[in-house]
Context: one part of a larger RNA
Molecule: small-subunit ribosomal RNA, 5' domain
Organism: metagenome
């Protein structure tokens, strides 16, 4: 001197844009943050039209069955020294729902089930038990290939090889639904793409050697399993290997990278906000369903905690957004809106989205603007200090003209919304019009470093101080008052890091 998610003190007018629990990954009321589909599908309950009615048609609604989402999107930073991240490479060892581009096909058949009706237990949370019943739910038969398995052949690459080609046997698919049609959307099995995800590796990045040895699935191999998939991933069995001063094992400490601050640079710090990965989701395990999870707002076991209970039993997981205790120097509203943007579901219309877009609230940071401007000496009162002549505050004010950014009050009023409507934000930014200097300057320094001096109090006291150091009766170092200096809506202090 720069910088900060910043806190204190004293002070404060306005706007833009940001940015806001760094401490207890502490408990947590409330409320909401993932729902959607009736063009999969029974059935119940209502409205409407027509009808005397029985029905018939058309719309609504809320349970279920079924489907697709629910593994994104948010949040945290606890663990992690790890192929966990960042780079560069491998996969002849692999996966991929929806979405693109291509190819073939959808034939026939059964059985049940929850809504629902009855009876039942239960205090509730939740069953149980008999009957009905539907599908794109479930099961079977049929066809089926360039598909899958096995076999037999084979060629050519490479570091290695399990790709590719041909032949033989085996074996396995499907759902309808809107529409008057034309079609559309879905459905199977397969190729290819896209774009996502899985392992593998060569390097890169912290401290301690006052951690010097370490290791039994340890190292390897042969066989079986597991797995999308190689593997000691698992298990038998068999061999004694495998790491290490190039730092192995042990211990601290810590999420990584893109970037961020400083710096002429090398470097040294540092990972808040945004992006990319990881990892967690009351704590510890554990799997299931699915294209993905071992799954933050599913699911079991098991612990601590907290609630409820008719004591038999049950219930919950804010490190989603608001919000409460509570720790703490210190960190915001229990706000609107889905208009946009962008995601789920649907043919749509829509419908739900605390993502998101905004508002609110904090000088918490960056930027901007304003507190007026021009005359204006007899240098007015006052203050202060004086060699008692004077100096100074000081053109400062007063007073005169002027202006109106901002203030206040009234009017209009976009724009984002691509092509009629439609705006949470908003009557907001903006434009005029009227008023009237009007509403708006303080913090901290003044011995040297280091810009700015006197006076009076005080008397080694009270008291300052970042280093020298200052104060014991004339203290430019302490209070205080006048000046005075630096910065300015902020000024100093305090940590931190260069």
């Nucleotide at each position: 001197g720069g910088a900060u998610g910043a806190a204190c003190g004293c002070u404060g007018g306005c706007g833009g844009c940001g940015u806001g629990c760094c401490u207890a990954a502490u408990a947590c009321a409330u409320g909401u943050a993932a729902g959607u589909c009736g063009a999969a599908u029974g059935g119940a309950c209502g409205a409407a039209u027509a009808g005397c009615a029985a029905u018939a048609u058309u719309u609504g609604u809320g349970a279920g069955u079924g489907g697709c989402g629910a593994a994104c999107g948010g949040g945290u930073g606890a663990g992690u020294a790890a192929c966990g991240c960042g780079u560069g490479g491998g996969u002849g060892a692999c996966c991929u729902g929806c979405c693109c581009c291509g190819a073939a096909g959808g034939g026939g058949g059964g059985g049940a089930u929850a809504a629902c009706a009855g009876c039942u237990c239960g205090a509730a949370a939740g069953g149980g038990c008999u009957g009905c019943u539907a599908a794109u739910a479930c099961c079977c038969c049929a066809u089926g290939a360039g598909c899958u398995c096995u076999u037999g052949g084979g060629c050519g690459u490479u570091a290695g090889a399990g790709a590719a080609c041909c032949g033989a046997g085996a074996g396995g698919a499907a759902a309808g639904c809107c529409g008057c049609a034309a079609g559309g959307c879905a459905c199977u099995u397969u190729g290819g793409g896209a774009g996502g995800g899985a392992c593998c590796u060569g390097c890169g990045a912290c401290c301690c050697a006052u951690c010097a040895g370490c290791u039994a699935g340890u190292u390897g191999g042969u066989a079986a399993g597991g797995u999308a998939a190689c593997g000691g991933c698992c298990u038998a069995c068999c061999a004694a290997g495998g790491c290490g001063a190039c730092g192995a094992c042990g211990g601290g400490u810590a999420g990584g990278g893109g970037g961020c601050c400083u710096g002429a640079g090398a470097g040294g710090g540092u990972g808040g906000c945004c992006c990319c990965c990881c990892a967690c989701a009351c704590u510890g395990g554990c799997a299931c369903u699915g294209a993905a999870a071992c799954a933050c707002g599913g699911g079991c076991c098991a612990g601590a905690c907290a609630c409820c209970u008719a004591c038999g039993g049950g219930u919950g997981g804010c490190a989603g957004c608001a919000g409460u205790a509570g720790g703490g120097a210190a960190u915001a509203u229990u706000g609107c809106a889905c208009a946009a943007u962008g995601g789920g579901c649907g043919c749509a219309a829509g419908c739900c989205u605390g993502a998101u877009g905004c508002a609110g609230c904090a000088a918490c940071g960056c930027c901007g603007c304003g507190u007026g401007c021009g005359c204006g000496a007899u240098g007015a009162a006052g203050g202060c200090c004086u060699u008692c002549g004077g100096g100074u505050c000081g053109u400062a004010a007063a007073g005169c003209g002027c202006u109106u950014u901002u203030c206040u009050g009234g009017a209009g009023g976009a724009g984002g919304a691509g092509g009629a409507a439609g705006g949470a934000c908003c009557g907001u930014a903006c434009u005029c019009c009227a008023g009237g200097a009007a509403u708006a300057a303080g913090u901290c320094u003044c011995g040297g470093c280091u810009a700015a001096c006197u006076a009076c109090g005080u008397g080694c006291c009270a008291g300052c101080a970042g280093c020298c150091g200052c104060g014991g009766u004339a203290a430019a170092a302490c209070g205080u008052a006048g000046g005075a200096g630096a910065c300015a809506a902020g000024c100093g202090u305090u940590a931190u890091c260069c």